Model confidence (mean pLDDT): 89 of 100. c-di-GMP-I riboswitch aptamer from a soil metagenome, 82 nucleotides, folded computationally.
RNA sequence: AAACGGCAAACCGCCGGGAACGGCGGGACGCAAAGCUCCGGGCCCUACCGCUCCGAGGAGCGCGGGUAGCCGAGCCGCCGAA
Numbered sequence: 001a002a003a004c005g006g007c008a009a010a011c012c013g014c015c016g017g018g019a020a021c022g023g024c025g026g027g028a029c030g031c032a033a034a035g036c037u038c039c040g041g042g043c044c045c046u047a048c049c050g051c052u053c054c055g056a057g058g059a060g061c062g063c064g065g066g067u068a069g070c071c072g073a074g075c076c077g078c079c080g081a082a
Base pairs, nucleotide, nucleotide: 006031007030011026012025013024014023015022016021029069035075036074037073039072040071041070042067043066044065045064049062050061051060052059053058
């Protein structure tokens, strides 16, 4: 630089969830890892429960959950001048 292909954003429909968000179908914004894994960080959610404050209605924090298409890290991985 090619080739065979792959994934699939937003949005829409159905389903699940308290929510973030997820699953399936449609659909393509893009992606050489937009394959997999919450180990580190970021961001998002907050129904139950716990703690603190408190004007007793709330707020903050924790536990918990999500996002891998936010980044790092780990593992696997097509073709090719390699």
It matches the Rfam family "c-di-GMP-I riboswitch aptamer". From the family's description: GEMM was predicted in a large-scale screen for bacterial structured RNA regulatory elements.